[in-house]
RNA sequence: AAACGGCAAACCGUCGGUAACGGCGGGACGCAAAGCCACCGGCCCUGGGGACAGGGUAGCGGGGCUACCGAA
Numbered sequence: 001a002a003a004c005g006g007c008a009a010a011c012c013g014u015c016g017g018u019a020a021c022g023g024c025g026g027g028a029c030g031c032a033a034a035g036c037c038a039c040c041g042g043c044c045c046u047g048g049g050g051a052c053a054g055g056g057u058a059g060c061g062g063g064g065c066u067a068c069c070g071a072a
Base pairs, nucleotide, nucleotide: 006031007030011026012025013024014023015022016021029059035065036064037063039062040061041060042057043056044055045054046053047052
């Protein structure tokens, strides 16, 4: 640079949840790890007078593990 493909934002429907948000279906903004992990930082939600505690976000960044094709 190609090839087979893969995932799926916003939004809509539906279900769960106090909420953030998540599952399923539709739908594609994008993604070479947008596959998996909450260990660190950030951000979001809940409780608390506070100290803090619990939850979420992997498509915010770092890090860890795994992985198709290939001039490699």
Molecule: c-di-GMP-I riboswitch aptamer
Organism: marine eukaryotic metagenome